Transfer RNA from an Eggerthellaceae bacterium, 73 nucleotides, folded computationally. NCBI's taxonomy places the organism under Bacteria, Bacillati, Actinomycetota, Coriobacteriia, Eggerthellaceae. The prediction has a mean pLDDT of 82. It matches the Rfam family "tRNA". The family's RNA type in Rfam is transfer RNA.
RNA sequence: GGGGAUGUAGCUCAGCUGGGAGAGCAUCGCGUUCGCAACGCGGGGGUCGCGGGUUCAAGUCCCGUCAUCUCCA
Numbered sequence: 001g002g003g004g005a006u007g008u009a010g011c012u013c014a015g016c017u018g019g020g021a022g023a024g025c026a027u028c029g030c031g032u033u034c035g036c037a038a039c040g041c042g043g044g045g046g047u048c049g050c051g052g053g054u055u056c057a058a059g060u061c062c063c064g065u066c067a068u069c070u071c072c073a
Stems, first nucleotide, its partner, number of pairs: 001072007010025004019056001027043005049065005
């Protein structure tokens, strides 16, 4: 320098063919207990790496770019 993969909540990830942004863990509150843990119920938390484009509508399609991993040289 060229090719490929990945990037979504604090962490690990899902998101099918473009139409509701979600799960588990963590965290906070309540219940339960003499108290703690465990368990049950509920809540908060997201510029979907970044910038553009297409579309009525983009996590998803297109272009550029950044980071990490990997292959070739």